[in-house]
Molecule: RNase P RNA; transfer RNA
Organism: Polyangiaceae bacterium
RNA sequence: GAUGCCGCCCAGGCGGUCGCCGGUCGGAUGCAUUCUGCAAACGACGGGAGGAAAGUCCGAGCUCCAAAGAGUGCGAUGCCGGGUAACGCCCGGUGGCGGAAACGCCAAGGAGAGUGCCACAGAGAAGAGUCGGCCCGCCCUUUCGACCUCGGUCGAACGACGGGUCAACGGUGAAACGGCGGGGUAAGAGCCCACCGCGCGUCCGGUAACGGAAGCGGCACGGCAGACCCCAUCGGGAGCAAGGCCAUGUAGGCGGACGAUGCGUCGGGCGCGAGAGCGCACGGCGUGGAAGAGCUUCUCGCUCGAGUCCGCGGGUAGGCUGCUCGAGGCCGUCGGCAACGGCGGCCCUAGAGGAAUGAUCGCCGCCUCGCGGGGGGUGACCCUCGCGAGGAACAGAACUCGGCUUACGAGCGACGUCGACC
RNA sequence: GGCCCCAUCGUCUAGCGGUUAGGACAUCGGCCUCUCACGCCGGUAACCGGGGUUCGAGUCCCCGUGGGGUCGCCA
Numbered sequence: 001g002a003u004g005c006c007g008c009c010c011a012g013g014c015g016g017u018c019g020c021c022g023g024u025c026g027g028a029u030g031c032a033u034u035c036u037g038c039a040a041a042c043g044a045c046g047g048g049a050g051g052a053a054a055g056u057c058c059g060a061g062c063u064c065c066a067a068a069g070a071g072u073g074c075g076a077u078g079c080c081g082g083g084u085a086a087c088g089c090c091c092g093g094u095g096g097c098g099g100a101a102a103c104g105c106c107a108a109g110g111a112g113a114g115u116g117c118c119a120c121a122g123a124g125a126a127g128a129g130u131c132g133g134c135c136c137g138c139c140c141u142u143u144c145g146a147c148c149u150c151g152g153u154c155g156a157a158c159g160a161c162g163g164g165u166c167a168a169c170g171g172u173g174a175a176a177c178g179g180c181g182g183g184g185u186a187a188g189a190g191c192c193c194a195c196c197g198c199g200c201g202u203c204c205g206g207u208a209a210c211g212g213a214a215g216c217g218g219c220a221c222g223g224c225a226g227a228c229c230c231c232a233u234c235g236g237g238a239g240c241a242a243g244g245c246c247a248u249g250u251a252g253g254c255g256g257a258c259g260a261u262g263c264g265u266c267g268g269g270c271g272c273g274a275g276a277g278c279g280c281a282c283g284g285c286g287u288g289g290a291a292g293a294g295c296u297u298c299u300c301g302c303u304c305g306a307g308u309c310c311g312c313g314g315g316u317a318g319g320c321u322g323c324u325c326g327a328g329g330c331c332g333u334c335g336g337c338a339a340c341g342g343c344g345g346c347c348c349u350a351g352a353g354g355a356a357u358g359a360u361c362g363c364c365g366c367c368u369c370g371c372g373g374g375g376g377g378u379g380a381c382c383c384u385c386g387c388g389a390g391g392a393a394c395a396g397a398a399c400u401c402g403g404c405u406u407a408c409g410a411g412c413g414a415c416g417u418c419g420a421c422c
Numbered sequence: 423g424g425c426c427c428c429a430u431c432g433u434c435u436a437g438c439g440g441u442u443a444g445g446a447c448a449u450c451g452g453c454c455u456c457u458c459a460c461g462c463c464g465g466u467a468a469c470c471g472g473g474g475u476u477c478g479a480g481u482c483c484c485c486g487u488g489g490g491g492u493c494g495c496c497a
Base pairs, nucleotide, nucleotide: 001418002417003416004415006413007412008411010409012364013363014362015361016360017359018358020048021047023045024044025043026042029039030038031037032036050394054405055404057403058402059401060400061399062239063238064237065236069300070299071298074235075234076233077232078231079093080092081091082090083089094108095106096105097104098103109230110229114228115227116224117223118222131170132169133165134164135163136162137161140159142157143156144155145154146153147152148151178196179195181193182192183191197219198217199216200215202213203212204211205210243321244320245319246318253312254311255310256309257308258307262287263286264285265284266283267282269280270279271278272277292304293303294302295301328347329346330345331344332343333342334341335340366391367390368389369388370387371386372385373384374383375382376381423496424495425491426490427489428488429487432447433446434445435444440477449465450464451463452462453461470486471485472484473483474482
């Protein structure tokens, strides 16, 4: 220098002119009027987007659903330890994978609980399997060779049959029931042995995940859980158009479904009766809990409950609030490898609810390219000065935070590789 | 603003993780006909993009992109 990889930081600055949106103060003028109150042109001062404001993918705060119960269902997460209000995030470590390396990636529990799937090919795909090949036995025919008493005996080859090999060779496949080598055997096989893998318990190190050592077993235990599932942990639902207050408006409309409009007692009233008393409706208290509703999958359980529920139809769509000081930011220091935490000091930084933060000019700064001068280096190239041309990205707060992901311009630094030059 | 849904030939769609992704309409070529239409035969044409799981992904998972629902998703 090129290239790769990781981390950090910035999001141009100053001034002029013209504008935009809130806030505070003043306020011509208008309206109402008891003091005075409301509205308001205009003026002054001060403030006005982001690292992602984005996607809405996670986690919370906050608000409402009565409280936020149990089981079930559903969903999410899933190595270990720590951080945090919390998390699916972050930090540190372990294991696996990728890379030559710096470094990156990993939903990384369980397939020795059960179910399911493993297409095509292949003999065989999960307690499977003999297609070829190899070996043994026997029989028959044919051929060849040897021997001899010339018709037999022995041996070999091909083929058929019965078995062995139960996988060491070939072939299929993503995957073939441990791998490779040696011994062994008729041929073979963990049948035996060494090494490796796997499993089991022991010891050592580590908080743990895990790592290491020697030993035993003789292989039993193929893969898929981002297939169902099992185990552990977490989660009630909805969302600021949540919710609260005021104003306005419409009215108790239509259709459908269902109900136990109970019992006791007390009170006064009315009626009947000569009276004791009886009856009727109303009100208070107690009890009972029905139809139905709520706890937002369902069940239990709980709560409300004399009228209740469902559907349709009609109306209003204005104002105030929630609304920005918060798990807030910056600096220093201490603890910690770090994420982060403790302490001290300083700062206040948009709150319009259809949406403002812009345009233009000048100067300076930044980047790229070209030309020229000077300097450095063996060189690729770098530094510096001058002139000219061009460029400056992604993108706009909408209740608020913590993350993740995605989009995107420029700069700085650490590290790896190549290595004398394109 | 919030919440929810969808993506396969030009269009409408089918597709238990397993040959070369099927069908209809449209389109192109041929046959039929005097010609056109109908009919018959044949062809072209697609899994929104990128990663991951798996032997294997249109299908399962994650991230993104694009579109739709405010006419009967919301006060």